Transfer RNA from an uncultured Clostridia bacterium, 82 nucleotides, folded computationally. Rfam family: tRNA. By type it is a transfer RNA. The sequence was found in a public genome assembly. Model confidence (mean pLDDT): 81 of 100.

RNA sequence: GCGGUUGUGGCGGAAUUGGCAGACGCGCUAGAUUCAGGUUCUAGUGAUGAGAGUCGUGCAGGUUCAACUCCUGUCAACCGCA
Numbered sequence: 001g002c003g004g005u006u007g008u009g010g011c012g013g014a015a016u017u018g019g020c021a022g023a024c025g026c027g028c029u030a031g032a033u034u035c036a037g038g039u040u041c042u043a044g045u046g047a048u049g050a051g052a053g054u055c056g057u058g059c060a061g062g063u064u065c066a067a068c069u070c071c072u073g074u075c076a077a078c079c080g081c082a
Base pairs, nucleotide, nucleotide: 001081002080003079004078005077006076007075010026011025012024019065027045028044029043030042031041032040046055047054048053058074059073060072061071062070
């Protein structure tokens, strides 16, 4: 230099003939239980906002009524070729 794979909440990891983003698990927070802790159970847990809403899939654009998904550029990690 060329080609390929991957990039999603705090962490792991789903969702792809384009149609509810974050299922599920861990962690965390609050409560119940306990003398206390652990275990177990219940509720909550992306950002902003009083709310309604708006934004959010490495980054920047594009196509589309609609994009994690398709297209272009780009960054990073890994693999292969030279």